[in-house]
The RNA shown here (Bacterial RNase P class A) has 329 nucleotides and comes from Saccharimonadales bacterium (SeqCode). Rfam family: Bacterial RNase P class A. From the family's description: Ribonuclease P (RNase P) is a ubiquitous endoribonuclease, found in archaea, bacteria and eukarya as well as chloroplasts and mitochondria. Its family is annotated with dimeric ribonuclease P complex, ribonuclease P activity and tRNA processing in the Gene Ontology. The family's RNA type in Rfam is ribozyme. Model confidence (mean pLDDT): 77 of 100. The gene name in the source record is rnpB.
RNA sequence: AUAGCCUGUUGGGCGAUCGCCCGUUUUAAUAUGGGAGGAAAGUCCGGGCAGCAUAGGACAUGACAGUUGCUAACGGCAACCGGGGGUGACCCUAGGGAAAGUGCCACAGAAACUAAACCGCCUGCAAGGGUAAGGGUGAAACGAGUGGGGUAAGAGCCCACAGCGGCGUCUGGUGACAGAUGAAGAAGGUAAACCCUGUCAGCUGCAAGGAGGUCUGCAUUAAAGGAUGGUCCAUCCGCAGGCCGAUAUCCGCUUGAUUAUACCGGCAACGGUAUAGCUAGAUAGAUGAUUGUCCUCGACAGAACCCGGCUUACAGACAGGCUGUCAUU
Numbered sequence: 001a002u003a004g005c006c007u008g009u010u011g012g013g014c015g016a017u018c019g020c021c022c023g024u025u026u027u028a029a030u031a032u033g034g035g036a037g038g039a040a041a042g043u044c045c046g047g048g049c050a051g052c053a054u055a056g057g058a059c060a061u062g063a064c065a066g067u068u069g070c071u072a073a074c075g076g077c078a079a080c081c082g083g084g085g086g087u088g089a090c091c092c093u094a095g096g097g098a099a100a101g102u103g104c105c106a107c108a109g110a111a112a113c114u115a116a117a118c119c120g121c122c123u124g125c126a127a128g129g130g131u132a133a134g135g136g137u138g139a140a141a142c143g144a145g146u147g148g149g150g151u152a153a154g155a156g157c158c159c160a161c162a163g164c165g166g167c168g169u170c171u172g173g174u175g176a177c178a179g180a181u182g183a184a185g186a187a188g189g190u191a192a193a194c195c196c197u198g199u200c201a202g203c204u205g206c207a208a209g210g211a212g213g214u215c216u217g218c219a220u221u222a223a224a225g226g227a228u229g230g231u232c233c234a235u236c237c238g239c240a241g242g243c244c245g246a247u248a249u250c251c252g253c254u255u256g257a258u259u260a261u262a263c264c265g266g267c268a269a270c271g272g273u274a275u276a277g278c279u280a281g282a283u284a285g286a287u288g289a290u291u292g293u294c295c296u297c298g299a300c301a302g303a304a305c306c307c308g309g310c311u312u313a314c315a316g317a318c319a320g321g322c323u324g325u326c327a328u329u
Base pairs, nucleotide, nucleotide: 001325002324003323004322005321006320007319008318009317010316012294013293014292015291016290017289018288020035021034022033023032024031037300041311042310044309045308046307047306048305049205050204051203052202056233057232058231059230061201062200063199064198065197066080067079068078069077070076081095082093083092084091085090096196097195101194102193103190104189105188113143118135119134120131121130122129123128145161146160147159148158149157164185167182168181169180170179171178172177209251210250211249212244213243214242215241216240217239218238225237226236227235258277259276260275261274262273263272264271265270295298
C1' cells in the first nucleotide's frame, strides 16, 4: 500500500418562544429540577413480584441435550473439548442413544439390508450350480485399503502392513478428551421419524393484586358444592341473599439481581470492596409545536409492573485489536 477478520462507541450540535407530564418549596400562583431506546420492537426464553396452598405426588404434555464454570434463573453467556471450513486472523456446529425395539430409505437398479446373481467370471452337453473380486444404477450397494497366498473361479477364506469404532491398561487433564499400548472384533443410513435415557417446568399475569360497614336465611356430622391446571390423587374452604357506601380514588409504580468511577480476584462470563449518584412514571395516557444558526443534512424506531437474555430493524460517523500478500529500509 492493498485485501480481509474480530470487537466497541455514537445515533445531528448549540440556542429562543409557547405548551404537556412528574418531583420539590408553597394555601395557590410563581420559582426550580427532571422527562424514551440500543433496540423502548417481536413477546421467543428465564426470573422477581402478586393471587391461589411456603406449590405436594403420579400420569400426560412441552422444552432442552459435549465438558467445566457464571448467574436470582435460563433454552442465556464464557472458556475449553470433538467435528467441519479458511493460507491466516477467524468462522460454523439441535454435539446423548442406531450394540433396546419399531418404522422409513424416492427415482434408478437384479437387489435398499435375516440379503441378493442383471452383465461378467468359473463349472456344466444342457437345465442348473458356484462366485459379492470386476461392470452397471443410485444420495447410499453389505461396508477394512494395498500387496501376497489361496481357488475351478472367487471371497478377511488365510497372512503381512496400514486404517476403523468400542473395550482393558498406563500417562496428562477438575472434566469433555488427548496420547501410548494390549487383546478380541466387523455394528449401512435416518432419532430436525416414533422411541429410549437424563434434566427442567403447578396455573394465571399489574385489566396481577390490595385498601369498607351491617343485617337476614339455610347448614353447622356426612353428602353435595366450591377453591386455580389436561387428567387422577392429595390439600384447603360453610353457603346464599339484602341494605348503606362506591362504580371513583389511592396503593401496587419505580431505590433497583440499579448506575458511574477506582481498585482487587478470575483467561473470560462474572464476582468483591470503596466512593459518588437518583436517571420518565402517565391512566385516555406527557415527551410536542414554531423558529435562529452551524455541519458531514441526520437511520431504525417510541416507555405502560420491573429486571436478565435471545431474535429482528438500523443512514452515517468514530475508535481499538489482529491476519494474509506485495513493496521499501